[in-house]
RNA sequence: GGGGCAUUAGCUCAGUUGGGAGAGCGUCGCGCUGGCAGCGCGAAGGUCACCGGUUCGAACCCGGUAUGCUCCAUCA
Numbered sequence: 001g002g003g004g005c006a007u008u009a010g011c012u013c014a015g016u017u018g019g020g021a022g023a024g025c026g027u028c029g030c031g032c033u034g035g036c037a038g039c040g041c042g043a044a045g046g047u048c049a050c051c052g053g054u055u056c057g058a059a060c061c062c063g064g065u066a067u068g069c070u071c072c073a074u075c076a
Base pairs, nucleotide, nucleotide: 001072002071003070004069005068006067007066010025011024012023013022019056027043028042029041030040031039032038049065050064051063052062053061
């Protein structure tokens, strides 16, 4: 220098057919229990990495940027 993959809630990740933003764990509240643990119910929590474009409409398509992982090339 070139190619590929990843980036979505505090953590791990789904969502790739363009139209509802989600799950598990965690956190908080309430209930069951003498209490802890556990279980049940409920709630909060999001700039879908960033900038721009296409579109009636973008997490999703296109271009660029950033970070991480990986492969290749060059130099030594």
Molecule: transfer RNA
Organism: Anoxybacillus ayderensis